[in-house]
RNA sequence: GGCGACGUAGCUCAGUUGGUAGAGCAAGGGUCUCAUAAUCCCUGUGUCGGCAGUUCGAUUCUGCCCGUCGCCA
Numbered sequence: 001g002g003c004g005a006c007g008u009a010g011c012u013c014a015g016u017u018g019g020u021a022g023a024g025c026a027a028g029g030g031u032c033u034c035a036u037a038a039u040c041c042c043u044g045u046g047u048c049g050g051c052a053g054u055u056c057g058a059u060u061c062u063g064c065c066c067g068u069c070g071c072c073a
Base pairs, nucleotide, nucleotide: 001072002071003070004069005068006067007066010025011024012023013022019056027043028042029041030040049065050064051063052062053061
């Protein structure tokens, strides 16, 4: 440099006729206990990598760019 995949919560990841974004773990609060852990209940604060385009409306479609990984050279 070429091709392909990926980028969404602190971490690991879901999210198809485009319509105000979720799970598990972690974390915080509460319950319980003399106390801690465990159990049980509650809580999402996210410019959905960036900039444009299409659209009434974009995490989703299109273009370019950035980053990570793999293959080829």

This is a predicted structure of a 73-nucleotide RNA (transfer RNA) from a Deltaproteobacteria bacterium. Taxonomically the source falls in Myxococcia (Bacteria, Pseudomonadati, Myxococcota). The prediction has a mean pLDDT of 80. Rfam family: tRNA. Rfam links the family to the GO term triplet codon-amino acid adaptor activity.